Source information:
Bacterial RNase P class A from Desulfosarcina cetonica JCM 12296, 379 nucleotides, folded computationally.
[in-house]
RNA sequence: GGAGUAGACCAGACGAUCGCUGGCUUUGUCGUUGACAAGGCUGGAGGAAAGUCCGAACACCACAGGGCAGGGUGCUCCAUAACGUGGAGUCACGGUGACGUGAAGGCAAGUGCAACAGAAAGCAAACCGCCUCGCCUUGGGCGGGGUAAGGGUGAAACGGUGCGGUAAGAGCGCACCAGUUCUCCGGGUGACCGGGGAAGCUGGGUAAACCCCACCCGGUGCAAGACCAAAUAGGGGAGUGCUUGAGGGCGGCCCGUCCGAGCUCCCGGGUAGGUCGCUAGAGGUGUCGGGUAACCGGCAUCCCAGAGGAAUGAUCGUCGCCCCCGGUGCCGGGUAACCGUCCGGGGGAACAGAAUUCGGCUUACGGGCUGCUCCGACC
Repeated sequence: GGAGUAGACCAGACGAUCGCUGGCUUUGUCGUUGACAAGGCUGGAGGAAAGUCCGAACACCACAGGGCAGGGUGCUCCAUAACGUGGAGUCACGGUGACGUGAAGGCAAGUGCAACAGAAAGCAAACCGCCUCGCCUUGGGCGGGGUAAGGGUGAAACGGUGCGGUAAGAGCGCACCAGUUCUCCGGGUGACCGGGGAAGCUGGGUAAACCCCACCCGGUGCAAGACCAAAUAGGGGAGUGCUUGAGGGCGGCCCGUCCGAGCUCCCGGGUAGGUCGCUAGAGGUGUCGGGUAACCGGCAUCCCAGAGGAAUGAUCGUCGCCCCCGGUGCCGGGUAACCGUCCGGGGGAACAGAAUUCGGCUUACGGGCUGCUCCGACC
């Protein structure tokens, strides 16, 4: 100097003028729980407010039972209100590396799937070949038996290499290696890691295929819900039920259980307004202690939007940040080109706006900072 990788941070600042809005307060008016007007003080979009992908708080479903189906998670330990989240680790894969990713239980419980080629792709298989026997038209052909070591096809052919053995071969036997199963020792809470022994036991892939196993799971959602006010036509018709239980609730279904005298359909009519929910919290900040960390606890301190068709804005000035161009006396670096500093000019400022709240995940994006890895050059 270049390339990469991981982490946290900022998201312009200040001032003036005008405007909007929440809270507190002063004055005035009025029809006085209050409304309106004019002042004063003070607060007023994000790190993702986005996506609506997960989880919850809260609200309602009177209680919220058992089973089936359905859904979710899927290595270990820990954290959390909880989660499909986070931290630490183990293993696997990718990368020279720092690091990154993981849908990471089970195929030896069962059922499936894999084009073409090939004899044969889940318990299979004999195309060429090798050995042996018989026959014949005899350097060849046909048939029976044995074989899977050699060749071929394929991504993959049912362990590999060598020796022995055999009619020829084959774990048929042996040595070494790999895998599988069982067992022992050491380390670790554990996943797992390291080492020793035995058995010739030798059966690919795929479960973000169906499935099996383990654990977990009420529903609906602020358009939840609570309260107040008002209006109409408590209208007309049909069917059915009234304790021998219609209908309704309990996510789907069944059982069970509870409520229950009305319910269902058609025609017609009225209303859809207001107040609350609405921001003091699983809260922020600082500090101390525990912990590798996520996080937990103590002490202190602070209140940091609450609109209501939807406020949080507009204009001007100065400074700051980034980019480009020109110059640069002196100073610093450099062999030099140049760079830093300074001066002048021009331009730019990303992604994007709360709507009940919070913990995460994912996506979009401008600027600087820090740690680490690799490459090159120089000393």

Rfam family: Bacterial RNase P class A. About the family: Ribonuclease P (RNase P) is a ubiquitous endoribonuclease, found in archaea, bacteria and eukarya as well as chloroplasts and mitochondria. The source organism's lineage runs through Bacteria, Desulfobacteria, Desulfosarcinaceae, Desulfosarcina and Desulfosarcina cetonica. Its mean pLDDT, the model's own confidence on a scale to 100, is 78.